[in-house]
RNA sequence: GGAGUUGGCCAGGCAGUCGCUCUGAUGCAUAGCAUCAGGGAGGAAAGUCCGGGCUCCACAGGACGGGAUGCCAGGUAACACCUGGGGGGCGAAAGCCCACGGCCAGUGCCACAGAAAAUAUACCGCCUUCUUUGGGAGGUAAGGGUGAAAUGGUGCGGUAAGAGCGCACCGCGUGCCUGGUAACAGGCAUGGCAGGGUAAACCCCAUCCGGAGCAAGACCAAAUAGGGGAACACAGGUGUGGUCCGCACUGUUCCCGGGUAGGUUGCACGAGGUGCGCGGUGACGCGCAUCCCAGAUGAAUGACUGCCCCGGCCCUAAAGGCUACGACAGAACCCGGCUUACAGGCCGACUCCCAUU
Numbered sequence: 001g002g003a004g005u006u007g008g009c010c011a012g013g014c015a016g017u018c019g020c021u022c023u024g025a026u027g028c029a030u031a032g033c034a035u036c037a038g039g040g041a042g043g044a045a046a047g048u049c050c051g052g053g054c055u056c057c058a059c060a061g062g063a064c065g066g067g068a069u070g071c072c073a074g075g076u077a078a079c080a081c082c083u084g085g086g087g088g089g090c091g092a093a094a095g096c097c098c099a100c101g102g103c104c105a106g107u108g109c110c111a112c113a114g115a116a117a118a119u120a121u122a123c124c125g126c127c128u129u130c131u132u133u134g135g136g137a138g139g140u141a142a143g144g145g146u147g148a149a150a151u152g153g154u155g156c157g158g159u160a161a162g163a164g165c166g167c168a169c170c171g172c173g174u175g176c177c178u179g180g181u182a183a184c185a186g187g188c189a190u191g192g193c194a195g196g197g198u199a200a201a202c203c204c205c206a207u208c209c210g211g212a213g214c215a216a217g218a219c220c221a222a223a224u225a226g227g228g229g230a231a232c233a234c235a236g237g238u239g240u241g242g243u244c245c246g247c248a249c250u251g252u253u254c255c256c257g258g259g260u261a262g263g264u265u266g267c268a269c270g271a272g273g274u275g276c277g278c279g280g281u282g283a284c285g286c287g288c289a290u291c292c293c294a295g296a297u298g299a300a301u302g303a304c305u306g307c308c309c310c311g312g313c314c315c316u317a318a319a320g321g322c323u324a325c326g327a328c329a330g331a332a333c334c335c336g337g338c339u340u341a342c343a344g345g346c347c348g349a350c351u352c353c354c355a356u357u
Stems, first nucleotide, its partner, number of pairs: 001353010012308007020040009042328001046339002049337005054213004061245004066209005071085005086100001087098004101204002106202002108198003123144002125140006152170006171193001172191008217265004227256006236250004272291008311323004
């Protein structure tokens, strides 16, 4: 200097004028007005994919069914998330990815091609033998072909030719030892040992799981038609996914028609933010200090001006000028994650290549 990997941060700032909205104080006295002070949309607010807090069913149990997760150990309120480790895969490396329990519990599936994809088998070939020279009989799975996958692999010996037939190493099964909390890793011994793959196939195993959701729920006010009809009837019916048992209650369901749909609350002090210290490889935890950082309801959080910063464009360059670039994109009960989108810029660590010293 170049190429790459990975982690973090920013997403304009200051001032003035006007406008909107919330909180507090004061005054008026009203349902609002005025003044002052302070605050006002993100890293993803998106997706609605997980996990919860909270509310209700509700006093709320059990079983089946159903669903979710799936290496080990930790973190967390919890998780399908995060951290660290193990194994596998990709990459030259830094790094990245994994739907990572079990195929000897069982049942399926592996098209076509091929002799044959499991109750295995022999197309070409090789060896022995017979022969009317066309071919027949026996042996074989080392060579070739087909295929994603073909009878454990490589080598040596042996054989009529071959084959774990025998041997060495590897692989596989079994037993034991060492290290590690564990997943696993390594070592020793032993056995010639045989079909493989597939579980984001059904299934088996382990662990976990009530449901509905702020349009939850609570309160106030107002209005109507306390309307009409039908079904079931304690052996019945209802009770927040299904079935059964249990428990509680004693009516429940359907159709037609009518009225109201306004206000207050829930609603922001939190598993909260920030700084420092300590512990830990880390996620994170503990302690101290400090701060209060939106609460709308057809939906506020904006517009203009000036200056500055950063960037871009014009100009050969500078000066100067232009742009105020500015992507993805707007809270609606809240929080922890994941996923997706993203102009421009800044900081750090690591890997490899080249050159120079």